A computed fold for a 1441-nucleotide RNA from a Candidatus Levyibacteriota bacterium, annotated as small-subunit ribosomal RNA.
RNA sequence: AGAGUUUGAUCCUGGCUCAGGAUGAACGCUGGCGGCGUGCCUUAAGCAUGCAAGUCGAACGGGGCCCGUAAGGGCCCAGUGGCGGACGGGUGAGUAACGCGUAGGAAUCUACCCCUAGGUGGACCAUAGCCUUCCGAAAGGAAGGGUAAUAGUCCAUGGUCAAUUUAUUGUAAAGCAUUAACUUUGCGCCAAGGGAUGAGCCUGCGUCCUAUCAGCUAGUUGGUGAGGUAAAAGCUUACCAAGGCGAUGACGGGUAGCUGGACUGAGAGGUCGAUCAGCCACAACUGCACUGAGACACGGGCAGUACAUCUACGGAUGGCAGCAACUGGGAAUAUUGCGCAAUGGACGAAAGUCUGACGCAGCGACGCCGCGUGGAGGAAGAAGGCCUUCGGGUUGUAAACUCCUUUUGAUAGUCCCUUCACGGACUAUAGAAUAAGCCUCUACUAACUACGUGCCAGAAGUCUCGGUAAUACGUAGGAGGCAAGCGUUAUCCGGAUUCAUUGGGCGUAAAGUGUGCGUAGGCUCAUCGAAAAGUCGUAUCUUAAAGACUAAGGCUUACCCUUGGGAGUGGAUACGAUACUUUCGAUGUUGAGGAUUGUCAGGGGUACCGGAACAGUUAAUGUAGCAGUGAAAUGCGUUGAUAUUAACUGGAACACCAAAGGCGAAGGCAGGUACCUGGGAUUUUCCUGACGCUGAGGCACGAAAGCUAGGGUAGCGAAACAGAUUAGAUACCUGUGUAGUCCUAGCCGUAAACGAUGUCCGCUAGCUUUUUGUAUUUUAUAUAAGAGGCGCAAGUUAACACGUUAAGCGGACCGCCUGGGGAGUACGGCCGCAAGGCUAAAACUCAAAGGAAUUGACGGGGACCCGCACAACCGGUGGAGCGUGUGGUUCAAUUCGAGACAAAACGAAAAACCUCACCAGGGUUUGACAUAAUACCGUACAUUCUUUCAGAGAUGAGAGGAAAUCCGUAAGGAUGGUAUUACAGGUGCUGCAUGGCUGUCGUCAGCUCGUGCCGUGAGGUGUUCCCUUAAGUGGGGAAACGAGCGCAACCCGCGCGAAAUGUUGAAUAUUCAUUUCGGACGGUCCCUAUUUUUUAGGGAAGGAAGGAGCGGAAGACGUCAAGUCAGCACGGCCCUUAUACCCUGGGCUACACACACACUACAAUGGCGAAAAACAACGGGCUGCAAGCGCGUAAGUGCAAGCGAAUCCCUUAAAUUUCGCCUCAGUUCAGAUUGGGGUCUGCAACCUGACCUCAUGAAGUCGGAAUCGGUAGUAAUCGCAGAUCAGCAUGCUGCGGUGAAUACGUUCUCGGGUCUUGUACACACCGCCCGUCAAGGCAGUAAAGUCGGUAGCUAUCGAACAUCCCCUUUGGGGGGUGGAGAUAGAGAUUGGCGAUAAGGCUUAAGUCGUAACAAGGUAUCCCUACCCGAAGGUGGGGAUG
Repeated sequence: AGAGUUUGAUCCUGGCUCAGGAUGAACGCUGGCGGCGUGCCUUAAGCAUGCAAGUCGAACGGGGCCCGUAAGGGCCCAGUGGCGGACGGGUGAGUAACGCGUAGGAAUCUACCCCUAGGUGGACCAUAGCCUUCCGAAAGGAAGGGUAAUAGUCCAUGGUCAAUUUAUUGUAAAGCAUUAACUUUGCGCCAAGGGAUGAGCCUGCGUCCUAUCAGCUAGUUGGUGAGGUAAAAGCUUACCAAGGCGAUGACGGGUAGCUGGACUGAGAGGUCGAUCAGCCACAACUGCACUGAGACACGGGCAGUACAUCUACGGAUGGCAGCAACUGGGAAUAUUGCGCAAUGGACGAAAGUCUGACGCAGCGACGCCGCGUGGAGGAAGAAGGCCUUCGGGUUGUAAACUCCUUUUGAUAGUCCCUUCACGGACUAUAGAAUAAGCCUCUACUAACUACGUGCCAGAAGUCUCGGUAAUACGUAGGAGGCAAGCGUUAUCCGGAUUCAUUGGGCGUAAAGUGUGCGUAGGCUCAUCGAAAAGUCGUAUCUUAAAGACUAAGGCUUACCCUUGGGAGUGGAUACGAUACUUUCGAUGUUGAGGAUUGUCAGGGGUACCGGAACAGUUAAUGUAGCAGUGAAAUGCGUUGAUAUUAACUGGAACACCAAAGGCGAAGGCAGGUACCUGGGAUUUUCCUGACGCUGAGGCACGAAAGCUAGGGUAGCGAAACAGAUUAGAUACCUGUGUAGUCCUAGCCGUAAACGAUGUCCGCUAGCUUUUUGUAUUUUAUAUAAGAGGCGCAAGUUAACACGUUAAGCGGACCGCCUGGGGAGUACGGCCGCAAGGCUAAAACUCAAAGGAAUUGACGGGGACCCGCACAACCGGUGGAGCGUGUGGUUCAAUUCGAGACAAAACGAAAAACCUCACCAGGGUUUGACAUAAUACCGUACAUUCUUUCAGAGAUGAGAGGAAAUCCGUAAGGAUGGUAUUACAGGUGCUGCAUGGCUGUCGUCAGCUCGUGCCGUGAGGUGUUCCCUUAAGUGGGGAAACGAGCGCAACCCGCGCGAAAUGUUGAAUAUUCAUUUCGGACGGUCCCUAUUUUUUAGGGAAGGAAGGAGCGGAAGACGUCAAGUCAGCACGGCCCUUAUACCCUGGGCUACACACACACUACAAUGGCGAAAAACAACGGGCUGCAAGCGCGUAAGUGCAAGCGAAUCCCUUAAAUUUCGCCUCAGUUCAGAUUGGGGUCUGCAACCUGACCUCAUGAAGUCGGAAUCGGUAGUAAUCGCAGAUCAGCAUGCUGCGGUGAAUACGUUCUCGGGUCUUGUACACACCGCCCGUCAAGGCAGUAAAGUCGGUAGCUAUCGAACAUCCCCUUUGGGGGGUGGAGAUAGAGAUUGGCGAUAAGGCUUAAGUCGUAACAAGGUAUCCCUACCCGAAGGUGGGGAUG
């Protein structure tokens, strides 16, 4: 000191979260020692038991015991008396207060202590104890008798003191000890003065939140008399007066002991008030007094209340918020310990006694500090664990092992301190021994791998992680951090400049009141003088100690403790200074205001007047329509509309002028004239002399809608009704139409009341337009005041933008903001007739919400351009039959994949077996196949051939023959076989783990980079613009200059020519083939476009070919988690006598149906027949192509030449041409289907092949909505060849033959490109998103009521106590007043619960619509009114966001 988190990315605003420190803590895991601290924060709840305040015999009488013969002495005890129980100790309930803090004050008291100077004479009355009697359960009490004092009373004296009328009056005392005795010897006593200490009282200032608490007060404020107190005072009382307090917050409510200080922070501050110290308050709760120097008294009293205990039921007793302990509560907080040795206190002459104050110990890692759990060496880098690319790495010098040490602990002992409870130091011995955990490891944040799990289990402070390769879950290994602790939770400060004094903001992010006037308040011109309140300086006092800082010192160190020093922002006093602020006085004119002449304007109000338009009425002309819309209909009209003319009536609004224009504080203001009236600007001179600015409350004005009452009503027009549209249409469109809109009087008080920009003053470049005034002599210029535009002047801003009309630079004052939602809502209050307005929360919930700008994508936004995209034309598909593929269904199986374009004659360039992955059945298990190791085998179990049996075959069991390999002398080895072990094998899964390959946008013209420049940045520029192109093709311009991948070209084929070569080609021509060259580039000329450069178009020449000549191959950055694990490869997972391998048979060929792609047709541009005649090209051929001849109707077959092919064969091309028949029919069309007979391939044609022949002769007569291909050698049409292949093509890939029509054009459909615009989209419109309804959950609000709390009021009763009165046998009795409290009542206020009600928030996949974001499909939004399932719609006025 910062970091994470809104976005695809960016900057900003803004909240949330984290890292630090702290704690009287608690919880989890763990735990060796010591020192110093610290320990009921909750129920001021209740308390068994013990202790916590006694002491004095030197004040007094007496009793008991002991010693003593006695005198006498000692010890103990209850009582009288004295002093002390007002301290010490506890707690924080109450208290917002002179309670506390601080600084002062005057009207007081003060035991014990100190100082001063005095006194201490005499007399007397009782009483407790004790004795006797009695009452009571007890506690306790009553009567009688007698007794003492430092207990009590009286007299004397009166220094002094008090009162006072200045003469008087009043007021004291106690003795005890010691001594043989005396003595001012000691301790006391009395009175007085002073001091010290302590206490009481008064005052200034400071001291939390709340205005949803705004008025409070009757002893209240003051005075006089009286009373009262130690003392001032309404402290009390009688009378008099009517005051006192309050927006600088009274009164009320809530919360709280205050302070020194503690924690945190750079500080200013913020939070807290344990331990220690000062003050206060309290002692079960409430009240009261007594005693006393001091109390209204924690361990005293009286009374009431509650609770508890004892009881003989009559009564009596008690108060741990003292120390321990107990119960309860709680997340949670200790021993019924030792001692008065030290310090301090009470009493005492003293010894001493008492002291749960205190000193110590015990318990608790609760905190801080210190120490230890060993040190040195030690690589075979051991074993084990974990990981692994299998090589190794890591744990790790870590361990083992060797040497050494002994803190703590154990055992044993000595000494110290001593008046000593508790303790301290030292020595010796053995022995590495007795001693390490916790948290974390995705980022923030230091630290990574494996396995398990599979949106499960779980994690999480925030963002988030987990759906089969999780560094985020769990475990392990390893690592990081801290360490006798470590984490978690809670709370406070910090970070947070996120309440901003230091140190923030308000155009669009939250935030300027709708506007003005103005009160309090704040601020305020120049000069001179005075004062000295603020301000500044110096000095003094204070600011307790402790703490903090600092310097020394003491504990082995540290924490801790001791001593000293300095500081201490505050307060008070004294003296001084006088610039500024302030106050007073004086003067001035520039701020402000006034007077004066004219000019300027939809400023306001009242009255009158005007024309155009409109509607209605009357009359006339006139006839069938009018009106309305996207198209219609409702509606009006033959009872005469619309249209046209005339007259009259009515209400509302004022065309042109008119404008970026004018006026007004804002809202707002528009025909004309008159009157009344406000403000402003400008010009001249004069006057007043700071009279000013702002403005909390307050007052006034304030669009539209709306409300009340009365008028008015032409047009328009919420609601309503009707017609359309629609899936619906409570809307948009249409027809009617009521309130309203208008006027008068009165309410309401809100708007996107906006410049989303408060008012006032000063300063800081300009250019330009316009309104009004003035000046100069008009034009023009200058100047003052307005109203606009531009602007990279500067400057500001997150950016957009603002920029003398500031959002710049400064000043004054006011208002407002502090994450989003809940909510401008609830409750309360004020206002209103109502509608509603103003003021204004919380619970709960989210981690965002938001601003500006960027790049994309998208738009039922715009501009430009392209494409067989549309249009034009030709031919099809969709209807039929058949073929093939797909879905579906079926099945033992119908294996799998492909699914909009971009799946569906696709993988498959050939499913009868095989293929084959599927099904049924039968078999095999180191395996059908690979590598390695070990063992065994050598005339045998190599290899090979023949063959028998069983069987469907695989396979199993045999028989026989041939042969017997290579190296080596041999042993043996290689090859091979058998067995075993490693392993093989898998068309099993994952194309969402992948490689490779492919499809698609798209052969579309795009996609990027380097350097530079611009921008805070994302990004931009370049690549945009203009012209042009098939093209980011080329040119020009330009903060860009260049470059890359694409385009084009290079490559192949076809078309022309040349040359060379040439077999198997060639009658002649050199056809053909191969190779190498040439040729085309808008090159030449003319014209057009605007054309200089580029470019395009038209034409001409030349040319085989003309504007890329035609066709192919070639596919940028990327998109679709597109396709493929079944072509291949490959990670992971799975199977291993099976998901592997072999075999037989079946299936992939099923069949109510749906879709896709083809074939054949429906006929005459045809079919059939015949005979004849023509013309190809690409290709293939030895397991082959096969001429030719024979046979067969034919498929084919038999024999067979030639050819491994420019030689031979496949190979007769067909459409075409010629002739004949058919004559418009379900036909001589069409050929499905079915029956019979055959051929061929093949182990085998049943499921299930192709072909031939005879017979049979379905549907179909050109095809609905819709839809496809094609721009030239193309479509259409005709045949031929090849791959696959034993056989099988209507498919595919090629080949040639014949050979068209049309394109005006780019409005529309689809797709694409570029620029621009809007956006709330970025998974990117198949996006986002609103509201009702239904369901679950949560917290609030209202609510009939109900149950409490709090503080008062009224009435009645009323203890102790105080006071007054009366009676009295002086013992007492009765009464009045006050009085804690009790009872009752009416209210106030604040909580709990509450049927139900209305909203809110929230919850992976509910319902209805589609309101908003694009022109969101009716632009959106604001106020208001009405209406509607819902979003919402409509009317009026307003804003542009």
Rfam family: Bacterial small subunit ribosomal RNA. Gene Ontology terms of the family: ribosome and structural constituent of ribosome.